[in-house]
RNA sequence: GUUAAGACAUGCAAGUCGAGCGAUGAAGCUCCUUCGGGAGUGGAUUAGCGGCAAACGGGUGCGUAACACGUGAGAAACCUGCCCUGAAGCGGGGAACAACCGGGGGAAACUCCGGCUAAUACCGCAUGUGGCGCCUCUUCGCAUGAAGAGAGCGUUAAAGCUUGUAAUGGCGCUUAAGGAGGGGCUUGCGGCCUAUCAGCUUGUUGGUGAGGUAACGGCUCACCAAGGCUAAGACGGGUAGCUGGUCUGAGAGGAUGAUCAGCCACACUGGAACUGAGAUACGGUCCAGACACCUACGGGUGGCAGCAGUUUCGAAUCAUUCACAAUGGGCGAAAGCCUGAUGGUGCAAUGCCGCGUGGGGGAUGAAGGCGUUCGCGUCGUAAACCCCUGUCACCAAGGAACAAAAAUCUGUGAUGAGCAGACUUGAGCUAACUUGGAGAGGAAGAGGUGGCUAACUCCGUGCCAGCAGCCGCGGUAAUACGGAGACCUCGAGCGUUACUCGGAUUCACUGGGCGUAAAGGGAGCGAAGGCUGGCAGGUAUGUCAGGUGUGAAAUCUCGGGGCUUAACUCCGAAACUGCGCCUGAAACUACUUGUCUAGAGACUCGGAGAGGUAAGUGGAAUUCCCGGUGUAGCGGUGAAAUGCGUAGAUAUCGGGAGGAACACCAAAGGCGAAGGCAGCUUACUGGACGAGUACUGACACUGAGGCAUGAAAGUGUGGGGAGCGAAAGGGAUUAGAUACCCCUGUAGUCCACACCCUAAACGUUGCACACUAGGUUUUGGAGGAUUCGACCCUUUCAGAGCCCAAGCUAACGCGUUAAGUGUGCCGCCUGAGGACUACGGCCGCAAGGCUAAAACUCAAAGGAAUUGACGGGGGCCCGCACAAGCGGUGGAGCAUGUGGCUUAAUUCGAUGCAACGCGAAGAACCUUACCAAGGCUUGACAUGUAUAGGACGAUUAGAGAUGGUUUUUUUCCCUUCGGGGCUUAUACACAGGUGCUGCAUGGCCGUCGUCAGCUCGUGUCGUGAGAUGUUUGGUUAAGUCCAGCAACGAGCGCAACCCUCGUCCUUAGUUGCCAGCACGUAAUGGUGGGGACUCUAAGGAGACAAACUUCUUGUAGAAGUGGGAAGGUGGGGAUGACGUCAAGUCAGUAUGGCCCUUACGGCCAGGGCUGGACACGUGCUACAAUGCCCGGUACAGAAGGAAGCAAUACCGUGAGGUGGAGCAAAUCCCGAAAGCCGGGCCCAGUUCGGAUUGGAGUCUGCAACUCGACUCCAUGAAGCCGGAAUCGCUAGUAAUGGCGUAUCAGCUACGACGCCGUGAAUACGUUCCCGGGCCUUGUACACACCGCCCGUCACGUCAUGAAAGCCGGUCUUGCCCGAAGUGCGUGCGCCAACUUCGGAGGCAGCGCCCUAAGGUAAGGCUG
Repeated sequence: GUUAAGACAUGCAAGUCGAGCGAUGAAGCUCCUUCGGGAGUGGAUUAGCGGCAAACGGGUGCGUAACACGUGAGAAACCUGCCCUGAAGCGGGGAACAACCGGGGGAAACUCCGGCUAAUACCGCAUGUGGCGCCUCUUCGCAUGAAGAGAGCGUUAAAGCUUGUAAUGGCGCUUAAGGAGGGGCUUGCGGCCUAUCAGCUUGUUGGUGAGGUAACGGCUCACCAAGGCUAAGACGGGUAGCUGGUCUGAGAGGAUGAUCAGCCACACUGGAACUGAGAUACGGUCCAGACACCUACGGGUGGCAGCAGUUUCGAAUCAUUCACAAUGGGCGAAAGCCUGAUGGUGCAAUGCCGCGUGGGGGAUGAAGGCGUUCGCGUCGUAAACCCCUGUCACCAAGGAACAAAAAUCUGUGAUGAGCAGACUUGAGCUAACUUGGAGAGGAAGAGGUGGCUAACUCCGUGCCAGCAGCCGCGGUAAUACGGAGACCUCGAGCGUUACUCGGAUUCACUGGGCGUAAAGGGAGCGAAGGCUGGCAGGUAUGUCAGGUGUGAAAUCUCGGGGCUUAACUCCGAAACUGCGCCUGAAACUACUUGUCUAGAGACUCGGAGAGGUAAGUGGAAUUCCCGGUGUAGCGGUGAAAUGCGUAGAUAUCGGGAGGAACACCAAAGGCGAAGGCAGCUUACUGGACGAGUACUGACACUGAGGCAUGAAAGUGUGGGGAGCGAAAGGGAUUAGAUACCCCUGUAGUCCACACCCUAAACGUUGCACACUAGGUUUUGGAGGAUUCGACCCUUUCAGAGCCCAAGCUAACGCGUUAAGUGUGCCGCCUGAGGACUACGGCCGCAAGGCUAAAACUCAAAGGAAUUGACGGGGGCCCGCACAAGCGGUGGAGCAUGUGGCUUAAUUCGAUGCAACGCGAAGAACCUUACCAAGGCUUGACAUGUAUAGGACGAUUAGAGAUGGUUUUUUUCCCUUCGGGGCUUAUACACAGGUGCUGCAUGGCCGUCGUCAGCUCGUGUCGUGAGAUGUUUGGUUAAGUCCAGCAACGAGCGCAACCCUCGUCCUUAGUUGCCAGCACGUAAUGGUGGGGACUCUAAGGAGACAAACUUCUUGUAGAAGUGGGAAGGUGGGGAUGACGUCAAGUCAGUAUGGCCCUUACGGCCAGGGCUGGACACGUGCUACAAUGCCCGGUACAGAAGGAAGCAAUACCGUGAGGUGGAGCAAAUCCCGAAAGCCGGGCCCAGUUCGGAUUGGAGUCUGCAACUCGACUCCAUGAAGCCGGAAUCGCUAGUAAUGGCGUAUCAGCUACGACGCCGUGAAUACGUUCCCGGGCCUUGUACACACCGCCCGUCACGUCAUGAAAGCCGGUCUUGCCCGAAGUGCGUGCGCCAACUUCGGAGGCAGCGCCCUAAGGUAAGGCUG
């Protein structure tokens, strides 16, 4: 106690009156006493009879969708105890029953019999103001009727009590009337969801009569009639107490109905009545049922949704408290009693409000924490410290208000009512408040700090742990996790969760939409409904104005008052936007009357049309059949095959059959409501249009349901069947190919009749009407002008198109055929999926159609446009990209790099192009970073501080690093003699790291790519992203240039400027050169000389499309010609835009962070980087005769040289050695080879090829074992031109030949970088492959096609549907049984009051009607 209107132990919550009655008779007092007690008085107490109350107050929200509630009306259809007002009366009798006494039954609850008795209990009689009924009359009204009068008739009442006495007193009682307040009844309007509930109803609807009620009424009954409700939602289902109000909102609204207040309903569940003024009665009765308890088993008792409390349920909700002091209620004459109403207190920060936890000063900016760029910053005046204050709490003392009535007494008054005074009464209860005391003392937390959203750093962690309202954080530098510090916001609170409104104009009345975002019904006709032309009159429905009644109080708002303030509360005002009534207005609306013709219709004439239906008819073509000619193929495809054909096909000619469709005309054309409609003719027929008219007179528009229509496919029955052709068969294609292609081929396609009812049924744009610039084309008609006539032209009406203005639109676009501006009506939408689905209903022969959800899942789905990227899209263009060529690689052997394997280690990095003869321009040691062993710890190296000291050499152990020993000198340098420099040792700060992260970085570099692109300013266009410029036409190697252009300019790129080569000139001539002159040699620029030439190295010239021709726009430029050493960028180099690849590099160096610190640092010797089943890349040498070998002989360039290059000479077969002229170099050193000449080889594994291996050597070096190069002798492997595939190259290029250099002691160099010699072939061209540029197009891609994305299957999980069967809930219907009880009937039994003694009347009992519960059968809905 929001859930369990679940169940309840215990206590209390409704009694009171003795001044109604009989009885009982306590204390006290008095008297008597045998002291046991008795008598009297007294009147406490109380069970009973009787009266009033118990129908209020208190609780709950089950039920109820209803006159239950709210609001406003109504009654000529009602009741009302106590209370108030005025009127009248209260006379006289009688008989009982409790209590009590006696007896009986029972465990109990209780009960039975007999006897006695009182009353304000009960019953007659009298009286009758009055009431009621009948009768007569008058007045009035709204139908039933109402009010009044009468000398009329009949009937109808009562009770007493009062304690000093008495009273015309008081309290009561009776009768009738009025009032107040309360209640019952009727009714207009208002307020939930559902149509996947469309029909409901038999006392039902009405009438007549009767009964019944306080009262109207089918409320009940008999009879009669057949009605009543419903799309403005009946009936059914679900949910729910209603309202004032409350929360929210600018409002309109939306949600809600706790507390407070009004009404209703209920009281364990169901039924029923009694009593009474009032109940169908929470703490009354009876019955039935369930549950629980007691029991002696026979029978009884109970009802917290009163206050506390218990238990259960649940996320969750308090004390088994005090008091009647106040307010209120019941009873009473009153005192008073009762009161879990109420007033208080307690518990819970649940809410609202107020207050505190201190205030001022205080900088060594303390310590400490945290951060740090190591300087400091920050917590921070914060603290300490100094000076104050004293709220709250604490201690002590005091201490209200709520209290004033009633009662009593006194006074007054009349002994009354009333008034005045006195006295008495406090649960809370002291936490009000006041005074004093002490002491800053006892009193701060919660959430957050990525954005939204105020507030940031460090550490830890490392897609883990975790966070998260949404977006999203976390994969080693996390402001997002966890901790810390700092900060932010609130503060005795702060956060979380749940719910409501707002934001949400996101159900749009205020205030939305429907071409493409969700959304126009497939199209028409049309009952209902909505809406409706002009003028005039009337009425007053809506509307408007004024007045009036009501709209409870509280709440809200405003103005005041009271608690120290506030919350709170009191007073006043306003408001309550509503409803009723009265009066008025008449513009609009409505109704009504009259009238008009502009809407609509009608009539006459006319032309256009694939409009519809039916019948008839025509030619071309396909196929088939027959016949002729004719022969080997036909057919089909990308290519084929299946198929047809010698039984004669295809082809061709003639004849015939049959079905379907209608070439040309033909069109942006026409017609129709849409679907749709095409040869020709005829018949019937619908609609539209033009021109005219003397008719009707708003007849119009739209249209939920409804009716009819509706391509293709499909269905049924019966025909028909040429061609085509789902299914099916075969052949191909393919990984497969249930497809695309081919050969056949059935339903179907066609006709008649009947169904189906859907389409991207689309203009994705409902229908009707009005208004709002133009231009142009076309169809049908009419007028004008003109012409001989026609056309052209012009005006107009009705259609069909295109392009545009304003305007609209998110944009695209639309734009008099609107998507513009308005009006009327209909349909439809409300995130995506689930789902054009399930269930239910309706329709259908079926297929299926129409209507149409939810669970669940997601944070998107979607539209239009933009920039990119992409396309087995398009256009243009380029590149050794292809093609055309030349030479290679891939096969062999070897070299070298890589992978993999191996290993103690085979250090590390580079990995498609853009790693792999790469870092490495040179690993035997070193290098070296790796491995195993040995040894060091301020260290191999740097700086600083403190202390102490001085070198060096020799010898020895050891693999060495390193250690020991020893000798001698005491001796480093400068000095202002204080010291300083240098160096060694010790200690401390620190060094050191090729340890990690290139995904933390700088710098450098690769690649696209030397591709022609990439951008900016201003302007303009666009809502914007963006566009324009940069596109277009030419042109170029080029965004190169020209022209044009809403662009005009500019920047980075291109080009040029730079270097080099090619020609010439000038200047300068040594070491270079030598023409002429001279000297000299066997010979040589060798010498004197010379500057002419070559050359060297400085400067200049030259080339600019300059000249001419042609083409083009007299452009840019291109083609050609000449001149020229060179011609269209002359060749080559350097030069690399914005950017891309988290490309590469922490191992070149630098560098943040992290990590190691007797080791991940440093030293040393040895080993390894050189390991090998294998695979790949790059190369060298070859396979030979354009060759190889031998001999002879010719011609370079560019480099390098002092720990160097080294000549002549000598030795060696040779590598090389000895030796050392010359040269720090145009001076000296450095044999070019291919080639050419001559000879040999003769096509073979060779005189090709040289691997491998054996032996012998040379050189370098401390040292060639692992592991160097070279030489000689011997050996003589594979290999005879290389599969698929693949690379380079466009001219001094490829190919081929040698030479040089860096690194370097030497070398693995066959590599790299350069140099010169010899020196080709080919390019038609841009279809294709690859890469790239520009424009355009599509896009569901944006990590951008290496993208995105679909479906099946397997397993698991979740949600939903179906399902045989099974179990519940609820409602309905038929029948059976039927308690209690009212009513009715009966009442032979029983009975006090009255009696005329006959009876009347009453009671029990019995019966009947109705009926709860129960039973049975069936059904609906639902879990």